[in-house]
RNA sequence: ACCAAUCUUCGGGGAGAGGCGCAAUUCCUCAACCGGCGGUGAGAGCCCGCGACUCUGCCAGAGAACGUUGGCAGACUGAUCUGGUAAGAUUCCAGAGCCGAUGGUAUAGUCCAGAUGGAAGAAGAUUAAA
Numbered sequence: 001a002c003c004a005a006u007c008u009u010c011g012g013g014g015a016g017a018g019g020c021g022c023a024a025u026u027c028c029u030c031a032a033c034c035g036g037c038g039g040u041g042a043g044a045g046c047c048c049g050c051g052a053c054u055c056u057g058c059c060a061g062a063g064a065a066c067g068u069u070g071g072c073a074g075a076c077u078g079a080u081c082u083g084g085u086a087a088g089a090u091u092c093c094a095g096a097g098c099c100g101a102u103g104g105u106a107u108a109g110u111c112c113a114g115a116u117g118g119a120a121g122a123a124g125a126u127u128a129a130a
Base pairs, nucleotide, nucleotide: 004127005126006125007124008123009122010121016030017029018028019027032110033109034100035099036050037049038048039047045098046097054075055074056073057072058071059070060069061068080096081095082094083093084092102113103112104111
């Protein structure tokens, strides 16, 4: 230094004012803000992939049952262009755009909830062998 096993820690951000109204941080007007992880000739919410969310099936636990919890597998899975610089950028700079699970509630990317959860992954420790 590489590889393997075990363990530990870390691991999602964000809005105000006004209007209508019984009621809206959800609608309307004005004007804001936010962006998980790995990769990619150079730094990415919108290039590629992954996770999460949601749904379905199977298995297991306790339960009288509806259902619920956990594991595994599968499905689903949003959105960008133009110009400039450069060897190289849909990643940088300039400009103009676009997107954002489920449940709750007057219709929510930003409020509340599952979630003091889980995960992609990041860092570190120890051990063994070569």